[in-house]
RNA sequence: AUUCGUUCUCAGGGCGGGGUGAAAAUCCCCACCGGCGGUAAGGGGUUCAGUUCCCAAGCCCGCGAGCGCCUUCGGAAGCCAAAGGCAUCGGAAGGGUCAGCAGAUCCGGUGCAACUCCGGAGCCGACGGUCAUAGUCCGGAUGAAAGAGAAUGAGG
Numbered sequence: 001a002u003u004c005g006u007u008c009u010c011a012g013g014g015c016g017g018g019g020u021g022a023a024a025a026u027c028c029c030c031a032c033c034g035g036c037g038g039u040a041a042g043g044g045g046u047u048c049a050g051u052u053c054c055c056a057a058g059c060c061c062g063c064g065a066g067c068g069c070c071u072u073c074g075g076a077a078g079c080c081a082a083a084g085g086c087a088u089c090g091g092a093a094g095g096g097u098c099a100g101c102a103g104a105u106c107c108g109g110u111g112c113a114a115c116u117c118c119g120g121a122g123c124c125g126a127c128g129g130u131c132a133u134a135g136u137c138c139g140g141a142u143g144a145a146a147g148a149g150a151a152u153g154a155g156g
Stems, first nucleotide, its partner, number of pairs: 003154008016030004031136002033125002035063004042055004058123002066101002068098001069095005075089002078086003105121005127139003
């Protein structure tokens, strides 16, 4: 150095202007934002050079929270024929991709090679709430988490 264990810390940005209206940060026009890991022909540091190090994709490959789904618990009212069973509603805890939602890119250029570079034009964004439909407001959330880092231990 690598591998494994434990503990701790950290881990998301954005509505400004105008229009309509009784009412819109929700509609319309303009504006603004882009989690984590990987990939990399770009950029930077180093070197004579190679090597190596750092940064680099919202829409390429994956992941995350959320919704859904499944399991368990207890509750309500109901059905069947007793034990018991069935299906419905809402609540709590757990599972963690399970059926599912979980999004979205093309054109031109360069080049051996680009969905990543350069230029241009596009597109996307959980759930619940709301005098009116929300990526940007409020809420679950002082939560959870992809992961990042530190400390420490083990084996050799």